[in-house]
Context: one part of a larger RNA
RNA sequence: CGUGCACGGUGGAUGCCUAGGCAGUCAGAGGCGAUGAAGGGCGUGCUAAUCUGCGAAAAGCGUCGGUAAGCUGAUAUGAAGCGUUACAACCGACGAUACCCGAAUGGGGAAACCCAGUACAAUUCGUUGCACUAUCAUGUCAUGAAUACAAUACAUAGUGGCAUGAGGCGAACAGGGGGAACUGAAACAUCUCAGUACCCCGAGGAAAAGAAAUCAACAGAUAUUCCCCCAGUAGCUGCAAGCGAACGAGGAAAAGCCCAAAGUCUAAAUCAGCUUGUGUGUCAGUGGAAGCGUCUGGAAAGUCGCACAGUAAAGGGCGAUAGUCCCGUACACGAAGAUGCACUGGUUGUGAGUUCGAUGAGUAGGGCGGGACACGUGUUAUCCUGUCUGAAUAUGGGGGGGACCAUCCUCCAAGGCUAAAUACUCCUGACUGACCGAUAGUGAACCAGUACCGUGAGGGAAAGGCGAAAAGAACCCCGGCGAGGGGAGUGAAAUAGAACCUGAAACCAUGUACGU
Repeated sequence: CGUGCACGGUGGAUGCCUAGGCAGUCAGAGGCGAUGAAGGGCGUGCUAAUCUGCGAAAAGCGUCGGUAAGCUGAUAUGAAGCGUUACAACCGACGAUACCCGAAUGGGGAAACCCAGUACAAUUCGUUGCACUAUCAUGUCAUGAAUACAAUACAUAGUGGCAUGAGGCGAACAGGGGGAACUGAAACAUCUCAGUACCCCGAGGAAAAGAAAUCAACAGAUAUUCCCCCAGUAGCUGCAAGCGAACGAGGAAAAGCCCAAAGUCUAAAUCAGCUUGUGUGUCAGUGGAAGCGUCUGGAAAGUCGCACAGUAAAGGGCGAUAGUCCCGUACACGAAGAUGCACUGGUUGUGAGUUCGAUGAGUAGGGCGGGACACGUGUUAUCCUGUCUGAAUAUGGGGGGGACCAUCCUCCAAGGCUAAAUACUCCUGACUGACCGAUAGUGAACCAGUACCGUGAGGGAAAGGCGAAAAGAACCCCGGCGAGGGGAGUGAAAUAGAACCUGAAACCAUGUACGU
């Protein structure tokens, strides 16, 4: 030095576990905000720090309920206290307080800071307290120029007061206004990607659409939306790549109305707000069956023996695997207060029925240029319109039926409203998983959008497990009043000792045997 064996170190794989995730189902909720939000800054304890809670009334205050023998949130002991049958604590409902920044709104500003004005009150005359003072829109009141007028008034611009509303944030879904490129076409320009990504606007719990100037085809259907077919069909297309219907059939859900005006008749339907009552939920809770012994063991829920309950064998915990030990579960019950929904009565606003009228003009259409329709201008109907034009107006009107014309059929534009079936999940509850189990599953199981990086936009980790219980090793010894270790003690176990479950491999020693 090599090889074998033995025993260790290092290392943190594997196994087991789960405090966290992921994907869903069924319900709920679908908003918060000038009564100051979302999100922050700074404070606040017997407290130095961080988290949580709260706000100078500061881990909290009041009232009303529930519950209660314990309590003063966590790391986290300690100190000092509170309470024990109901003024402790805890849970719920409704209130109070709620610094500063932030739409931030008195002005300013390098967010969490600086500086005011006015009224009132107090004042030691220095100040202090309290309230208000942003902008825009609409309505209303006041004032009121220039112009005009002989003059005044009304009125317009402007200015001021008052009232009401808005503003900002929020995950996706929905409508509208704008709107790419990479890419594909094996290059590339029409085309495609795609009306996608992205930006903006104003909404809702859904939105949008919606009661035919629709389809169809001589038979008829009958608003809209969504699903499944029709069908990758008919078509479109440098007829390349690709794009891609409709009619019709089957389902889900179904609902129809009003204005463009007069008369009559009554106060009647409907809808909305507020409210009464009833019912039913939600926001604290209450009751809730039934097991003992033996053996093994550190520990019994395991073994053995004999029982019990079951509208409860969902699940979890307790020193190993528990229907009967604990929390629960089935089932039954419960609210002073707040609130949702349904029905019902009241009230305020709206206005029903009927007769007779009426029938949406710079519109339809046309020219030019674009866009949307599956349809790229094509033989291209239909829809929208930037621009220029421009009808008829109801049985002698008008639109459509894919150039166009006739016939026939069908409908009535240029005003408006409308539930459900449909889309989505930042959020709440219950439950589920041939989903993950710490290099997985969220980036994040752990004080994570943290540490750290970047001027910034932005990027973005690693990191779980002693034990049933800290019983976390008193005391002694070596050592630097160390680090570390040896005894002792605890424990079932300390090769479970905090660098802590298990403890693989690489890698490194020690002992021994053999070879050289």